Predicted 3D model of a 72-nucleotide RNA (transfer RNA) from Candidatus Daviesbacteria bacterium RIFCSPHIGHO2_02_FULL_36_13. Lineage of the source: Bacteria > Bacteria candidate phyla > Candidatus Daviesiibacteriota. Its mean pLDDT, the model's own confidence on a scale to 100, is 82. It matches the Rfam family "tRNA". It is annotated as a transfer RNA. It was read from a public genome assembly.

RNA sequence: GCCGACGUAGCUCAGUGGCAGAGCAACUCCAUGGUAAGGAGUAGGCCGUGGGCUCGUUUCCCACCGUCGGCU
Numbered sequence: 001g002c003c004g005a006c007g008u009a010g011c012u013c014a015g016u017g018g019c020a021g022a023g024c025a026a027c028u029c030c031a032u033g034g035u036a037a038g039g040a041g042u043a044g045g046c047c048g049u050g051g052g053c054u055c056g057u058u059u060c061c062c063a064c065c066g067u068c069g070g071c072u
Base pairs, nucleotide, nucleotide: 001071002070003069004068005067006066007065010024011023012022013021018055026042027041028040029039030038048064049063050062051061052060
């Protein structure tokens, strides 16, 4: 230099045009003489950044940034 994959909650990941979700972690409550395990609930996100297409984009297109891999 070229090619590809990925970027979504504190962490690991789903979702793929019309409402953003799960597990773990955090917090509150229940339960226990107490702790752990267990049960119920709450909070936490402008979906990497900017632009385009669209009635409407986390999702499609372009550029850029970052991480990883491959080729030279």